[in-house]
Molecule: c-di-GMP-I-UAU riboswitch aptamer
Organism: Desulfobacterium sp.
RNA sequence: CUCGAUAAAGCCAAACCCCGAGUAAUCGGGGGACGGAAAGCCACGGGUCCGAUGAUAUCGGACAGCCGGGUUACCAAAA
Numbered sequence: 001c002u003c004g005a006u007a008a009a010g011c012c013a014a015a016c017c018c019c020g021a022g023u024a025a026u027c028g029g030g031g032g033a034c035g036g037a038a039a040g041c042c043a044c045g046g047g048u049c050c051g052a053u054g055a056u057a058u059c060g061g062a063c064a065g066c067c068g069g070g071u072u073a074c075c076a077a078a079a
Base pairs, nucleotide, nucleotide: 002079011036012035016031017030018029019028020027021026034065040071041070042069044068045067046066047063048062049061050060051059052058053057
């Protein structure tokens, strides 16, 4: 330097409950852990969901913990 675990340390936090925001999808805070090695970040492609309308579509929105893609990144045994 490469690789990288049955090690160690640290990180995030599903469902559900409480408070708040939103027409809604959903989001923020607290509790809580099903899970996660990018479950950090970005709605670019597909997808799902919500709303409106002149409705087999268009427009606006939500989800990064649905799948791709982009970007940045922690520890370091043995070999």